[in-house]
RNA sequence: GCCGAUGUAGCUCAGCUGGUAGAGCAGUGCUUUCGUAAAGCAAAGGUCGCCGGUUCAAAUCCGGCCAUCGGCU
Numbered sequence: 001g002c003c004g005a006u007g008u009a010g011c012u013c014a015g016c017u018g019g020u021a022g023a024g025c026a027g028u029g030c031u032u033u034c035g036u037a038a039a040g041c042a043a044a045g046g047u048c049g050c051c052g053g054u055u056c057a058a059a060u061c062c063g064g065c066c067a068u069c070g071g072c073u
Base pairs, nucleotide, nucleotide: 001072002071003070004069005068006067007066010025011024012023013022019056028042029041030040031039049065050064051063052062053061
């Protein structure tokens, strides 16, 4: 230098046929307990890597860039 994959909540990942962003764990509150853990319930937590384009509408489609990983030279 070229090719490919990945980037979504604090962490691990869904969502990949465009239509209000989700799960598990962690954290917070409550219940339970003499107390802790476990268990149960509830709420909270996101500019979907960045910039632009297409569209009534983009995490999703298109282009460029950045980061990580892999391959080729």
Transfer RNA from a Patescibacteria group bacterium, 73 nucleotides, folded computationally. Its Rfam family is "tRNA". Rfam classes the family as a transfer RNA. The sequence was found in a public genome assembly. The prediction has a mean pLDDT of 82.